[in-house]
RNA sequence: GCCCCGCUAGCUUAAUGGUCGAGCAUCGGACUUCUAAUCCGAAGGUUGCGGGUUCGAGCCCCGCGUGGGGUU
Repeated sequence: GCCCCGCUAGCUUAAUGGUCGAGCAUCGGACUUCUAAUCCGAAGGUUGCGGGUUCGAGCCCCGCGUGGGGUU
C1' cells in the first nucleotide's frame, strides 16, 4: 500500500429498515444490630465523525477516524 472485521450507556454486549434493550457497575429504597448477599426502583445512549439513499437508518451506500487481523 491493498483486503477483511469491529466501533451502540462507565464496562461487556443485544436490536428483520418501523419506540436503542439487557447484564455488571453507579445512585436511592426495602430487608439486616451493622455490613455483605438478596429484592424493588431510578439515572445513564447526538448508536465513533461527516455526508447520501429512504416516508422512516443502529441496520443500506460513500468518505474520514480509530482498534484488530491478513497479505506483499
Description
Model confidence (mean pLDDT): 81 of 100. Transfer RNA from Trichocladium antarcticum, 72 nucleotides, folded computationally. Its Rfam family is "tRNA". About the family: Transfer RNA (tRNA) molecules are approximately 80 nucleotides in length. RNAcentral holds the sequence, with entries from ENA.